[in-house]
RNA sequence: GGCGCCAUCGUCUAACGGUUAGGACACUACCCUUUCAAGGUGGUAAUCGGGGUUCGAUUCCCCGUGGCGCUG
Numbered sequence: 001g002g003c004g005c006c007a008u009c010g011u012c013u014a015a016c017g018g019u020u021a022g023g024a025c026a027c028u029a030c031c032c033u034u035u036c037a038a039g040g041u042g043g044u045a046a047u048c049g050g051g052g053u054u055c056g057a058u059u060c061c062c063c064g065u066g067g068c069g070c071u072g
Stems, first nucleotide, its partner, number of pairs: 001071007010025004018055001027043005048064005
């Protein structure tokens, strides 16, 4: 240099083009407990950047950025 794959809450991970962007762990408030832990009920928090297609894009296309793999 070429080709392929990947990028979503703090972390891991879902989402036939129409979801309130869901779940687990973590954090946090309250309940429970003499206290802690465990347990219960809530809460906060995310689509890598820029364009395009579309009535509508996390999803499809292009470019870029970053990561991983293969390879001249």
The RNA shown here (transfer RNA) has 72 nucleotides and comes from Candidatus Curtissbacteria bacterium RIFCSPHIGHO2_02_FULL_42_15. The sequence is in RNAcentral, with records from ENA. NCBI's taxonomy places the organism under Bacteria, Bacteria candidate phyla, Candidatus Curtissiibacteriota. Rfam family: tRNA. By type it is a transfer RNA. From the family's description: Transfer RNA (tRNA) molecules are approximately 80 nucleotides in length.